This is a predicted structure of a 1366-nucleotide RNA (small-subunit ribosomal RNA) from a metagenome. It matches the Rfam family "Bacterial small subunit ribosomal RNA". RNAcentral holds the sequence, with entries from SILVA. The prediction has a mean pLDDT of 84.
RNA sequence: GUGGCGGACGGGCGAGUAAUGCAUUCCUACGUGCCUCGAGGUGGGGGAUAGCCAAGGGAAACCUGAGUAAUACCCCACGUCCUCUCUGGAGAAAAGCUCAGGCGCCUUGAGAUCGGGGAAUGUCCUAUCAGGUAGUUGGCGGGGUAACGGCCCACCAAGCCGAAGACGGGUAGCCGGUGUGAGAGCACGACCGGCCGCAUCGGGACUGAGACACUGCCCGGACUCCUACGGGAGGCUGCAGCAACGAAUCUUCCGCAAUGCACGAAAGUGUGACGGAGCAAUGCCGCGUGCGGGAUGAAGCGGCUACGCCGUGUAAACCGCUGUCAGGACCAAGGAAUACUGACCUGGUCCAAAGGAAGGGCCGGCUAAUCUCGUGCCAGCAGCCGCGGUAAUACGAGAGGCCCGAGCGUUAUUCGGAAUCACUGGGCUUAAAGGGUGCGUAGGCGGCCAUGUAGGCGUCCUGUGAAAUCCCACGGCUCAACCGUGGAAUUGCGGGGCGAACCACAUGGCUUGAACCUGGUAGGGGCUGUCGGAACGAUCGGUGGAGCGGUGAAAUGCGUAGAUAUCGAUCGGAACGCCGAAGGUGAAGACGGGCAGCUGGGCCAGAGUUGACGCUGAGGCACGAAAGCGUGGGGAUCAAACAGGAUUAGAUACCCUGGUAGUCCACGCCGUAAACGAUGUGCACUAGACCGGGGCGGUUUUGACGCCGUCCUGGUCGUAGGAAAACCAUUAAGUGCACCGCCUGGGGAGUACGGUCGCAAGAUUAAAACUCAAAGGAAUUGACGGGGGCUCACACAAGCGGUGGAGCAUGUUGCUUAAUUCGAAGCAACGCGAAGAACCUUAUCCUGGGCUUGACAUACACGGAUUAGUUCAUGGAAACAUGAAUGACGCUCUUCGGAGUGGAACGUGAACAGGUGCUGCAUGGCUGUCGUCAGCUCGUGCUGUGAAGUGUCGGGUUAAGUCCCUCAACGAGCGCAACCCCUAUCGUUAGUUGCCAGCGCGUAAUGGCGGGGACUCUAGCGAGACUGCCGGUGUCAAACCGGAGGAAGGUGGGGAUGACGUCAAGUCCUCAUGGCCUUUAUGCCCAGGGCUGCAAACGUGCUACAAUGGUAUGGACAGAGCGAAGCGAGGCCGCGAGGCGGAGCAAAUCGCAAAAACCAUGCCCCAGUUCAGAUUACAGUCUGCAACUCGACUGUAUGAAGUUGGAAUCGCUAGUAAUCGGGGAUCAGCUACGCCCCGGUGAAUAUGUUCCUGAGCCUUGUACACACCGCCCGUCAAGUCAUGGAAGCCGGGAGUGCCCGAAGUCGCUAUAUCUCAAUAGUGCCCACGGCAAGUUCGGUGACUGGGACUAAGUCGUAACAAGGUA
Repeated sequence: GUGGCGGACGGGCGAGUAAUGCAUUCCUACGUGCCUCGAGGUGGGGGAUAGCCAAGGGAAACCUGAGUAAUACCCCACGUCCUCUCUGGAGAAAAGCUCAGGCGCCUUGAGAUCGGGGAAUGUCCUAUCAGGUAGUUGGCGGGGUAACGGCCCACCAAGCCGAAGACGGGUAGCCGGUGUGAGAGCACGACCGGCCGCAUCGGGACUGAGACACUGCCCGGACUCCUACGGGAGGCUGCAGCAACGAAUCUUCCGCAAUGCACGAAAGUGUGACGGAGCAAUGCCGCGUGCGGGAUGAAGCGGCUACGCCGUGUAAACCGCUGUCAGGACCAAGGAAUACUGACCUGGUCCAAAGGAAGGGCCGGCUAAUCUCGUGCCAGCAGCCGCGGUAAUACGAGAGGCCCGAGCGUUAUUCGGAAUCACUGGGCUUAAAGGGUGCGUAGGCGGCCAUGUAGGCGUCCUGUGAAAUCCCACGGCUCAACCGUGGAAUUGCGGGGCGAACCACAUGGCUUGAACCUGGUAGGGGCUGUCGGAACGAUCGGUGGAGCGGUGAAAUGCGUAGAUAUCGAUCGGAACGCCGAAGGUGAAGACGGGCAGCUGGGCCAGAGUUGACGCUGAGGCACGAAAGCGUGGGGAUCAAACAGGAUUAGAUACCCUGGUAGUCCACGCCGUAAACGAUGUGCACUAGACCGGGGCGGUUUUGACGCCGUCCUGGUCGUAGGAAAACCAUUAAGUGCACCGCCUGGGGAGUACGGUCGCAAGAUUAAAACUCAAAGGAAUUGACGGGGGCUCACACAAGCGGUGGAGCAUGUUGCUUAAUUCGAAGCAACGCGAAGAACCUUAUCCUGGGCUUGACAUACACGGAUUAGUUCAUGGAAACAUGAAUGACGCUCUUCGGAGUGGAACGUGAACAGGUGCUGCAUGGCUGUCGUCAGCUCGUGCUGUGAAGUGUCGGGUUAAGUCCCUCAACGAGCGCAACCCCUAUCGUUAGUUGCCAGCGCGUAAUGGCGGGGACUCUAGCGAGACUGCCGGUGUCAAACCGGAGGAAGGUGGGGAUGACGUCAAGUCCUCAUGGCCUUUAUGCCCAGGGCUGCAAACGUGCUACAAUGGUAUGGACAGAGCGAAGCGAGGCCGCGAGGCGGAGCAAAUCGCAAAAACCAUGCCCCAGUUCAGAUUACAGUCUGCAACUCGACUGUAUGAAGUUGGAAUCGCUAGUAAUCGGGGAUCAGCUACGCCCCGGUGAAUAUGUUCCUGAGCCUUGUACACACCGCCCGUCAAGUCAUGGAAGCCGGGAGUGCCCGAAGUCGCUAUAUCUCAAUAGUGCCCACGGCAAGUUCGGUGACUGGGACUAAGUCGUAACAAGGUA
């Protein structure tokens, strides 16, 4: 090299594939190398060609030449058997080698194994894919194949598939099994095993037993490589490895030692199959990082604090013990059945040494585990709810703790919980959900009896359901993971036997379901025609003469050309009053004057007929309010649009005046409604009561009325039961059966796209992206209502007096200012904190000057020799600074000069002081307000699943939840009332400072004095009033009305007293206080200024505007207070404020102190005055260190506004309003006209609750609960996101028609014949490619449509209450 066998196995991957696949169970028209068993055979001949050789061509791949062998190839013969056959016949084989043992070769039968083919059943989503199909379906004949077959061809027929889903689209390898789950299921199909498919993409055949062949061949395409440019080569989805992609996935290892496969007779060779090792905590399992002792409970860190402490924590140190893993030394059994053979794994002994070996998450709830600091809606966390805006157990850190542990968390995904797609196992009145209604097709379901069959069904036997997995038992690695053996299971499918109740089927029968028949009966059931009266409008005529009409009020409009009104006549269209109803009919929509005709259905009665003919009903068909559309009529009324008038900020509305489509008829469309009982249809069953409509029967001798019964029908209440509740309840929403329709969080959206229907409007079917943490139902408690009922209050009304206008005072805003300190803000801030801002007060108010352990407190250390106080000097505005003199106090000593020491003081230092700095949204306390309103609650019981209710509601009554009665409630608490204080009457006690009747003294006079307790009074104690008494009303009540008596009468009058709570109400500037800030200043001291500033606005007041007054003179009567740094008499001075002076008085003694209005008399005479007093000038007084800014008062003079006050608004119901004066606090003084208190004089009106305001109770609605100052809708504007349409543009998929037609099979022709092969040509088919018209999916697109979302945009106010027009 030839030849043989093997390269169709083994190994990889899942692109394609929804069936040409897979799984299970069957079937057979088939093939099968190597292997097993059996039968027979192996004769003769021939021609080539590799390797090799030589010369040559080519860069290479490779090619050409000469020539040789075989178990390579060819021919002939025989032919058991075999194949074909017209049963005559025809066809067709072999190879030898040898070590002589064997190994082969040919034909053939059987087997085994492995394949080919067929059937049934099962096998994802989509109907917004409903019709698909021409070799399509079948037949006859042929071809082809190992074999059946439209597998292919010719001819014939027109079939075949499909709602049990064909065809199309999307997705996907299938199974054993895996995860999860109680199961049923749901999801998945890695590793291991079975099957299928694929091998760069597409097509093709060759060889072969087997392929249309992963590492074979040919052709075409894409890509890569080599090239000498002529040509060639290639296919890791084998094992490693590289690159790229990606969140991410390993060594270019060792060995054929084992197992297996191929070849070989064997030795053996090959084998990235395989056996091993390596890498990765990727998973599962096992093990270690020590064990025991050890409390001064060390230090550190953290926390608390009662200054004692507690935690980390036996933890550590320290002492003792042990030796797994890793490390080192040595030995060698096993994996080897099996003599040789070990890649790798593993075993034994010893050494050293606690040594080299612990992390992660979490600590708000779910959910085991908390403190401190930092941060301050920042930074950040977050699975859901949600944390963070100065006290964060939620962020970050520390400390501590909890859970796991060589792991712990996170992310992704699946199942579970989820009965949240409900077969097991859900629903549809109101939460999502009953089709608008009927008829009816398919389908589903279906009465009684008998007989049969055996498809379903039950039971037994049997085959199969591969192995592995899961489960059980036992066993093997020290255990386990892992592995072995056996069993069970595999709920399925096939075959056979038996059974016959049930379903089904067949046959026969039945009458109760259903239908029919006969006789009655009620009815707005339907359709057509015709007739009628009332009203309305119009036209004509009469009467009449100025308005009518309309509204909350008006206007537009109509009317002297005669309206409205009224009478008569005529015309027109629409609708049918009373009857009429909780009533009737119809399948629903719906149906209402009378009559006639035609017609559907119901109900009742019946001794009749059929004999299950039934129920439901996807599609389908029909009907179907109003509005709307088409054509033609008609048109009185009403009335979208439209016009005008009003209303209004606006008013494209509500109201008014008009008014066209339409409303009416015929025919044809539309097909929707809160088409509702928000309740599908049918059948059966499950207490009743009452009312209504339609029949029939009984009762009474007949009849009426009535009563009883029964069937149908319309309602109300109610038992059981049901329901989340509301409620339903024989007309079910109860209990069951049958069938249909529908639902699966809200929005997007009943929308887009597509389809179907429609003339259109539109209807029907019906998504997704995106977005939210809800959207909903029923009921509860509140709150609210331009809801209702009842009832209160100076709430209104009735009345009196004010405010708002003026001037002034005072507070506030604003403005101004160097500063005008701060707080209070509707009622409930504004004569408030302020019951006393010239300095002080007084404040981070301003300007300026000073101090720094401080103006004040406590304690410590050190210092030196002072010091406190007093005096003085200098500077200064003072504070203060500097300096000088003098100089205390205790103790000891003393030479009396003083010395020492100490408390205090001083200085220094460090703790600390200080802050009217911030936060009243961190707080205590206190206060305002609703509101002195009558409410607010609890225990037990009862009702309700519960929230909760009941009590507390209801009927009376009250000022009152006050009391009475009733009552599933019975009691109780906080409030109400009462108890307390003042006041009104009386008694008693007491009798000074008060009082003075009688007695006495005295005076001009006086309780001045003696005396007295009678009176007044004072102030203690008591009495008194309780609806107690009488009459009436009332429920035999509570109570109310009237009356008597009484000083007082129904709470006698007034005060104090303020329930649960609300307003994050007010106050950090009374005080207290957490936190924060400040510390030569935000603390402290001082001087001066400011808080008093003035174009303006508001609140609260005072004084007035006058004659009920002013003024002058004279005269009378209170109460309650205050007084020693005080009140201050008489007297004197001053016009006066006041001054001088000082009696008396710590006060029933004295003083303030005059009360005023009032009374009497005179004047004024209605005016800007004899009103009013602002303002201004001058002169004064007083206080005070000081009245310039900035006090009060006095006198004289001046003499403003103002002649009763717009809109609006306040107080008050009896000793009140009004009016008059008095006192006090604060205070040197006073801007007090304020505030608080005191008395004097002293009314009017209300016997009502419609309205305004507020409140209480009951009830009702609610989309409110931060509670109506609530909630909430739409346009517009801004930003972001996803999406629809869109002239087009771009790309992908699957097909169709035509053109081209490689390789190749098959066929034909020629070379050309014995035949084959070969060559050349050619036909059919056909990959790729091209052209064309469509289809489908996606991307993109000027512009455009809506949608969603987004702290503080614009316009309005639609909805929720009667939401202000339900």